[in-house]
């Protein structure tokens, strides 16, 4: 440089037009003599960034960041 893929809560990971699930962590509380274990309750107004289309975008389009992958090029 050309072509795919992917980017989501601290980590992991589901949703793939109708308004962000789950599990670990983690915070408050109960349960217990204490601790772990177990219960309950919270814990993304917000999806890599910036626009667009739409009545509604994480989801679709377009430009850019950023990681992987393969293929060139150059030494």
């Nucleotide at each position: 440089u050309u072509g795919g893929a992917c980017g989501u809560c601290g980590a992991c990971a589901a949703g793939c037009g109708g308004u962000a699930a789950g599990u670990c962590a983690c915070a408050u509380g109960g349960u217990u003599u204490u601790g772990a274990u177990c219960c309950a309750u919270g814990c993304a107004u917000u999806c890599g960034u910036a626009g667009g289309u739409u009545c509604g975008a994480a989801u679709c389009c377009u430009a850019c960041c950023g990681u992987c992958c393969a293929a060139g090029c150059c030494a």